[in-house]
Model confidence (mean pLDDT): 83 of 100. The part of an RNA shown here (small-subunit ribosomal RNA, 3' major domain) has 479 nucleotides and comes from a wastewater metagenome. The full RNA is in RNAcentral, with records from SILVA.
Context: one part of a larger RNA
């Protein structure tokens, strides 16, 4: 100088308090422990590992095992032999389709057709390793922490290590800014330029929109037409504490008004300082050392990751009337679509088939948003609650659904009557709650992840306490 203290002192933060909803208790989905297994691949471990890498494990993937094949190799360059290679004919070979024989496939040995320029085979140099070290690295990321910090040059002071500046006195979300001051600047943060919402306004109107006017139809912007208005996408404007009152050192600013759609950083994202944690990845990729080279390399059938006495995290569905189930009837944004999305009609009770219009999409599909609303029925019951579990029919993807898929239907009908100790999460369009889409993907084990809109709250007295961070001081036998 730092770190530390059950020392102080100012001061933030859903940190506590006020409050609303959850997990901890059931079943079930998923992650991991830990048993087990021929294997049950590997990493990831307080916060900051556990729905994590993985945004798709039936083969495949796949690294794991078990059996079977290869040995210059599944990939890359070289060298030698050697096919075919100027036209046309065959004939061998590559390659793409069917195909026999034998295998469980991989492959091996043929055949047939169509196509075209390579293909096989030897020796070795070398490929190759999801083998090891993440405590040898790059390069990414988490994590303090979007906290308000950390620091340079000059200059001063002090032998010196260092200190000043960054401390004080006010503010502020902020080392934001004002004032004072041996300090004067300045840089990496902050803020602000970005990108989205929120209001106007100019432009352009098709695929969007229809207010006036005209025609058509059982009904529709359905056509004539319009440029208003909705929107759409491009350009401007707007919010500056800019004005006014109060208040403070009459500074920074606070605090209350006015106009304004918006008010004091309007609301949301991107953006993450100098370091910390030998934090995390040698299995994305990269790459030094070691280590394997008829194998720790490859092909390739089966199998495993999916086991299951049990213990965690994360979730979803409930335990019911603010509901359950039947019927009727309304409003969304946001995305996706040619190996694709499919519509209308059809066939079925239904998953789903048949069908094939239209769409390269403001045009066509996907695509009926559901919660609410209206009616009707249940009557507090383990029930018309809940919906696991097994049984049985059946659809769909796919070479194939046993092991191990989704999906629909009829039966069954489990526990479960608000959850000990303990413990999350949120301050506004948020919490709760409702449904829709997209990724990745043949399908799907999504109750996961990423957005999108619909309805739409309560509470904050405060900072004494718990947790974590800033600043300043104050002790140390810590560095």
């Nucleotide at each position: 100088u730092g770190a530390c203290g059950g020392g102080g002192g100012c001061c933030c933060g859903c940190a506590c308090a006020a409050g609303c909803g959850g997990u901890g208790g059931a079943g079930c989905a998923u992650g991991u422990g830990g048993u087990u297994u021929a294997a049950u691949u590997c990493g990831a471990c307080g916060c900051a590992a556990c729905g994590c890498g993985a945004a798709g494990a039936a083969c495949c993937u796949u690294a794991c095992c078990a059996g079977g094949g290869c040995u210059u190799g599944a990939c890359a360059u070289c060298a030698c032999c050697g096919u075919a290679a100027g036209g046309g004919a065959c004939c061998u070979g590559g390659c793409c389709g069917c195909u026999u024989a034998u295998g469980a496939a991989a492959g091996u040995a043929g055949g047939c057709g169509g196509u075209u320029u390579u293909a096989g085979g030897u020796a070795g140099a070398c490929a190759g390793g999801u083998g090891u070290u993440g405590c040898a690295u790059g390069g990414c990321u988490g994590u303090c922490g979007u906290c308000a910090g950390c620091u340079c040059g000059u200059g001063u002071c002090g032998u010196g290590a260092g200190a000043u500046g960054u401390u004080g006195g006010g503010u502020u979300a902020a080392g934001u800014c004002c004032c004072g001051c041996a300090a004067c600047g300045a840089g990496c943060g902050c803020a602000a330029c970005c990108c989205u919402u929120g209001c106007c306004c100019c432009u352009a109107g098709u695929u969007a929109c229809c207010a006036g006017c005209g025609g058509a139809u059982u009904a529709u912007g359905c056509c004539g037409g319009g440029g208003a208005c909705u929107c759409u996408a491009g350009g401007g404007g707007g919010a500056c504490u800019g004005c006014c009152g109060g208040u403070u050192u009459c500074a920074a600013g606070c605090u209350g008004g006015a106009g304004g759609a918006a008010g004091g950083u309007g609301g949301g994202g991107a953006c993450g300082a100098c370091g910390u944690c030998a934090a995390g990845u040698c299995a994305u990729c990269a790459u030094g050392g070691c280590c394997c080279u008829u194998a720790u390399g490859u092909c390739c059938u089966g199998g495993g990751c999916g086991a299951c006495a049990c213990a965690c995290g994360u979730g979803c569905u409930a335990c019911a009337a603010u509901g359950g189930c039947c019927g009727a009837u309304a409003c969304a944004g946001a995305g996706g679509g040619c190996u694709g999305c499919a519509a209308a009609g059809u066939c079925g009770a239904a998953a789903g088939g048949c069908g094939g219009a239209g769409c390269u999409a403001a045009u066509c599909c996907c695509u009926u948003a559901a919660a609410a609303u209206c009616g009707g029925u249940c009557c507090c019951a383990g029930u018309u609650c809940g919906g696991a579990u097994u049984g049985g029919g059946g659809g769909c993807u796919g070479c194939a659904a046993c092991c191990c898929g989704c999906c629909c239907c009829c039966a069954u009908g489990a526990a479960g009557c608000c959850g000990g100790a303990a413990u999350c999460g949120c301050u506004a369009g948020u919490a709760a709650u409702c449904g829709c889409g997209c990724a990745u993907c043949a399908g799907c084990c999504a109750u996961g992840g990423c957005g999108c809109g619909g309805u739409g709250a309560a509470u904050a007295c405060g900072u004494u306490c718990c947790c974590g961070g800033g600043c300043c001081u104050u002790g140390u036998a810590c560095a």